[in-house]
RNA sequence: CCGCGCUAGGUGGGGAGUUAGCGGCUCCUUGUAACUCGCAAUCCGCUUCAGCGAGGUUGAAUUCCCGCCCGAGGGCGUGCUGCUCUUUCGUUAGGUGCGGGACACGUGGUGUUGACGGUUGGGUCCUACUCAACGGGAUGGCGGCGAACCCGGUCAGGUCCGAAAGGAAGCAGCCGUAGUCGUAUUUUCUCGUGUGCUGUAGGAGCGCCUGGCCCGAGCUAACGGUCCCGAGGCCGGUCUGGGCCGCUGUUCGAAGGCGGGUGCGCGG
Repeated sequence: CCGCGCUAGGUGGGGAGUUAGCGGCUCCUUGUAACUCGCAAUCCGCUUCAGCGAGGUUGAAUUCCCGCCCGAGGGCGUGCUGCUCUUUCGUUAGGUGCGGGACACGUGGUGUUGACGGUUGGGUCCUACUCAACGGGAUGGCGGCGAACCCGGUCAGGUCCGAAAGGAAGCAGCCGUAGUCGUAUUUUCUCGUGUGCUGUAGGAGCGCCUGGCCCGAGCUAACGGUCCCGAGGCCGGUCUGGGCCGCUGUUCGAAGGCGGGUGCGCGG
C1' cells in the first nucleotide's frame, strides 16, 4: 500500500413551547442516501456520555468526531421607521363640517305710493256686568187619565130626626179641583256655559296688527364675507395598551464549504 472480517460510531440536525434539566412529544425551519416496531400529555423514559426495549442496515470515511468560515430560519429588545387596531384628552397644533351671537363689506329683498324714529288713538289680552246664542228646570196654555171613602159643588134612589110642615148627613152619577202624563213657531221666571262680528265700565301692556300727525333715508339679515362664543361629528394631533412589515443590535443556529482527527484481527 492492497484485500477480507470485525468494533467504536452513524442511521438526521436546529429554533421555540414544555421541563430543574435532557430526550421523546407539539409547532416552525433546514435537509435527505438518513431504517422498522412497542411505550407516552391530568405524561413517558432518563441525569450532563441525559429516551428506554427489540430487530435491521452501514461502518473507519463522500457517511463518524473536532475546529473555523458562510449562513436558511427561530428567539430576545421601554433600538429606529412606517402601517393598523384599541383607549384618553376640546386646556387638542390644525383642517373640515355643526349650533348660537355680533357686524352690515358684497349679492338679494324692502323703502319718497314715505324707511327708521317719535307721538297719539283703536284692536288683540284680563275682570265685572249687560245683551244674544245654546242647554236644563219651573210656571202659565191645551189635551188625556183622574180620588171607591179619608177633596169641593149639586146630590136621583135609599137612610136618619119629626105627628106633620120641614130639616140633617150623604153613596152612585154629573160638573170641577189636587195630582199625574203628554204636547209646542208659546208666556214669564230661574240656573248653567272651553259660546259670541253685542254693548258698558275698569284694568293690564308696549309684543303683534292697524288709523292719524311730525320727521325725511334708510331698514332687513335670506345667501356670501369678517369676528366672537360653544359643542366635539369626521380627518389630523395627543395619551394608554396590542398587532404587523422593514431596518438594526444581540443570541441560538440547519444545510453547505475548508482544515484536522479516528481503531482491532488475518492474509498478500
A computed fold for a 268-nucleotide RNA from a Candidatus Hydrogenedentota bacterium, annotated as Bacterial large signal recognition particle RNA. Its mean pLDDT, the model's own confidence on a scale to 100, is 76. Rfam family: Bacterial large signal recognition particle RNA. The literature on the family includes a 2003 paper in Nucleic Acids Res by Rosenblad et al., "SRPDB: Signal Recognition Particle Database". Its Rfam clan is "SRP clan". The organism belongs to Candidatus Hydrogenedentota, within Bacteria.